[in-house]
Guanidine-I riboswitch aptamer, 107 nucleotides, folded computationally.

RNA sequence: UGAAAAGUUUUCUAGGGUUCCGAAUCGCUUACCGCGAUUGACUGGUCCGAGAGAGAACGCAUCGAUCUAAGCAUCGAUGUACACGGCGGGAAAAAAGCCCGGGAGAA
Numbered sequence: 001u002g003a004a005a006a007g008u009u010u011u012c013u014a015g016g017g018u019u020c021c022g023a024a025u026c027g028c029u030u031a032c033c034g035c036g037a038u039u040g041a042c043u044g045g046u047c048c049g050a051g052a053g054a055g056a057a058c059g060c061a062u063c064g065a066u067c068u069a070a071g072c073a074u075c076g077a078u079g080u081a082c083a084c085g086g087c088g089g090g091a092a093a094a095a096a097g098c099c100c101g102g103g104a105g106a107a
Base pairs, nucleotide, nucleotide: 007058008057009056010055011054012053015048016047020045021044022042023039024038025037026036027035028034059080060079061078062077063076064075065074066073082102084105088100089099090098
């Protein structure tokens, strides 16, 4: 907003932290090997990740074409809008634009 598929999934990104990997520092050590501790006011890999960020698929709506007795079905085109926002809480690593939540509130 008279009404609503005003839906779902997925790949990413902004963002996020610190289990694991790596990095840095320290300790043991002959040793730059190895082991252990600490650090995310460590660039990173793994990882988490958007309603109000992006892509894709499916779905949905309308129209058209093909097929059909009709319907179903297949294919194509178009549409799928708008969107300020806490505090607090949740998570067997943790945090977050994650979830509560298009909530409270504001307008």

Of the family's consensus pairs, 100% are formed in the model.